[in-house]
């Protein structure tokens, strides 16, 4: 971009919940069933928000000066969250 068919189209992600000698410190992420709902619940951590704390840092007790060590609690994201909302970027299908 052409033809041909048809006439409200093909379809598509996958909540919760279960499985896994899967990966992660944990949120969480994968694979597999399973559908609660989505017209962008495709993509992408730019902006806002949320969520973990290995690690680092503080503070307190054991314990009596210091160190250590061990438990608590706070504080941190370089880690997650795209089905929390926005931005950015892609698609299907109608119809005008």
């Nucleotide at each position: 971009a052409u033809u041909u068919u048809u006439g409200c189209u093909g379809g598509g992600u996958a909540a919760a919940c279960c499985c896994g000698c899967a990966c992660g410190a944990a949120a969480g992420u994968c694979g597999g069933g399973g559908a609660c709902a989505c017209a962008a619940a495709g993509u992408u951590a730019c902006c806002g928000g949320u969520c973990u704390a290995c690690g680092g840092g503080g503070c307190a007790u054991a314990u009596a000066u210091a160190c250590c060590u061990a438990u608590g609690c706070c504080c941190u994201a370089u880690g997650a969250c795209a089905g929390c909302g926005g931005g950015a970027u892609u698609g299907c299908c109608g119809g005008a």